[in-house]
Context: one part of a larger RNA
RNA sequence: CUGGGCGUAAAGAGUUGCGUAGGCGGUUAAGUAAGUUGGUAGUGAAAGCGUGAGGCUCAACCUCAUAUCCAUUACCAAAACUACUUUGACUAGAGCAUGAGAGAGGUAGCUGGAAUUCCCUGUGUAGGAGUGAAAUCCGUAGAUAUAGGGAGGAACACCGAUGGCGUAGGCAGGCUACUGGCUCAUUGCUGACGCUCAGGCACGAAAGCGUGGGGAGCGACCGGGAUUAGAUACCCCGUUAGUCCACGCCGUAAACGAUGGAUGCUAGCUGUAAGACGUAUCGACCCGUCUUGUAGCGAAGCUAACGCGUUAAGCAUCCCGCCUGUGGAGUACGAGCGCAAGCUUAAAACAU
Numbered sequence: 001c002u003g004g005g006c007g008u009a010a011a012g013a014g015u016u017g018c019g020u021a022g023g024c025g026g027u028u029a030a031g032u033a034a035g036u037u038g039g040u041a042g043u044g045a046a047a048g049c050g051u052g053a054g055g056c057u058c059a060a061c062c063u064c065a066u067a068u069c070c071a072u073u074a075c076c077a078a079a080a081c082u083a084c085u086u087u088g089a090c091u092a093g094a095g096c097a098u099g100a101g102a103g104a105g106g107u108a109g110c111u112g113g114a115a116u117u118c119c120c121u122g123u124g125u126a127g128g129a130g131u132g133a134a135a136u137c138c139g140u141a142g143a144u145a146u147a148g149g150g151a152g153g154a155a156c157a158c159c160g161a162u163g164g165c166g167u168a169g170g171c172a173g174g175c176u177a178c179u180g181g182c183u184c185a186u187u188g189c190u191g192a193c194g195c196u197c198a199g200g201c202a203c204g205a206a207a208g209c210g211u212g213g214g215g216a217g218c219g220a221c222c223g224g225g226a227u228u229a230g231a232u233a234c235c236c237c238g239u240u241a242g243u244c245c246a247c248g249c250c251g252u253a254a255a256c257g258a259u260g261g262a263u264g265c266u267a268g269c270u271g272u273a274a275g276a277c278g279u280a281u282c283g284a285c286c287c288g289u290c291u292u293g294u295a296g297c298g299a300a301g302c303u304a305a306c307g308c309g310u311u312a313a314g315c316a317u318c319c320c321g322c323c324u325g326u327g328g329a330g331u332a333c334g335a336g337c338g339c340a341a342g343c344u345u346a347a348a349a350c351a352u
Base pairs, nucleotide, nucleotide: 004323005322006321007306008305012320014203016202017201018200022196023195024194026090027089028088029086030085031084032083034082035081036078037077038076039075040074041073042072043071044070050066051065052064053063054062055061093193094190095189096188097187098185099184100183101182105179106178107177108176109175110174111173112156117151118150119149120148121147122146123145127138128137164171165170208249209248210247211246212245213244217243218242222238223237224236225235260319261318262317263316264315265314268297269296270295271294272293273292274291275290276289277288278287301308302307325352326351327350334345335344336343337342
């Protein structure tokens, strides 16, 4: 390489999302004949291999004859399939329109209450805090507790859910503005406009970085108190960066469903979310059917097992990514990116 694989053994890229080249692609008519198929002719040295004869007493060995498959060139023919042409026709894919609907989807602004902390004032007096037990710590300069007032920052109890939305990361007090996507229904319109996607572009938790703000609580580092043989920890008292905001970087996570995307097919049952229709009703609820999503259990089937099972890890097709014993190593070197931290790409010797 071929092959075999990628939930957990090595392996799905974070994600996706957009999307270029490329690969693949619905129904139908006519044509072309590039692929394809058939025929004819040529070429594919000799030796060798295969087959049939013959010669050395046999054999090995040697001689003669001959062939297939296959590849390729030219010409002729065929038109089922692929392709191309007619910018032909169609509507089941895809998209658009119309009418409804749900939603923590995003961005910006405004705003609310509870709580913690701090400050001021009143009441009040000796404790408070903390732990397995203590101590460091706070407090007679009046703490803790309690009442009133004020400041400031961060997060939003109940609702709340196996719930919803988003491509993923993720998104939750309330209101307003702008804005993306989705679902359902009805017909109508366009007429294959599609799927996937190497490179590329965009997004991307937390931590971290730069500049400027902010700083209540929490809290790496650090200091102290304990514990202990020691204790660079676990526990306690403090506390700096940070956590928050704006702008700009970083580009990684057990970025997980450890499961790439698309399409079709293959028993059901039960919940739940959104919508429609039917039934019922004065109307709603209830009940039934369908579509889309999200969960639990399961037939067949699959799987090494665990388990998966119409949201497949079943049965198939198309496209991309990735794996190939372990250590060395996600390292060295080189390159690209980055302010840096580092990230991406990515070996070998050697050992086993």
Molecule: small-subunit ribosomal RNA, central domain
Organism: uncultured bacterium